[in-house]
RNA sequence: ACGCGCUGGCGGGGCUCGGUGAAAGUCCGAACCGGCGGUGAUCGGUCUCGUGUGAGACCGGCAGCCCGCGACCCGGUCACAUCCGGUGACCGGUGGACCUGGUGAAAUUCCGGGGCCGACGGUGAAAGUCCGGAUGGGAGGCAGCGCGC
Numbered sequence: 001a002c003g004c005g006c007u008g009g010c011g012g013g014g015c016u017c018g019g020u021g022a023a024a025g026u027c028c029g030a031a032c033c034g035g036c037g038g039u040g041a042u043c044g045g046u047c048u049c050g051u052g053u054g055a056g057a058c059c060g061g062c063a064g065c066c067c068g069c070g071a072c073c074c075g076g077u078c079a080c081a082u083c084c085g086g087u088g089a090c091c092g093g094u095g096g097a098c099c100u101g102g103u104g105a106a107a108u109u110c111c112g113g114g115g116c117c118g119a120c121g122g123u124g125a126a127a128g129u130c131c132g133g134a135u136g137g138g139a140g141g142c143a144g145c146g147c148g149c
Base pairs, nucleotide, nucleotide: 002148003147004146005145006144007143008142010140016030017029018028019027031129032128033118034117035069036068037067038066043060044059045058046057047056048055049054064116065115073093074092075091076090077089078088079087080086098114099113100112101111102110120132121131122130
């Protein structure tokens, strides 16, 4: 360094202005936001080689709409609990959105332009942005410890 296990803490952003109205952070015009892993050519750093403006290796960074995952919702099995309601583990299902021009060997990732998407419940009126479940869960990632190689 790598693999497995345990422990700890970490682990989501966003309504500014105007309009209508009795009432809207929910509608309309504009505005604002983008979880995690992978891929990824520009970019940054270090090192090596080279006469060289070049080449290579490693590290970091790099996609809301490419691949996968998580949250939400639904179901099954098992365990626990039970007056009813339920809780937990595992398994399964469901689950949004991109085109175009450029460069190039290669880009739905870069650059230009124009688009699009966003759980459930609540609400004087329809919610990505407000309130609630949630001081929850969580993909994952960091640190420490143990074991293996």
The RNA shown here (FMN riboswitch aptamer (RFN element)) has 149 nucleotides and comes from Planosporangium thailandense. The sequence was found by an Rfam model in a public genome assembly. Its Rfam family is "FMN riboswitch aptamer (RFN element)". Rfam links the family to the GO term FMN binding. Its mean pLDDT, the model's own confidence on a scale to 100, is 76.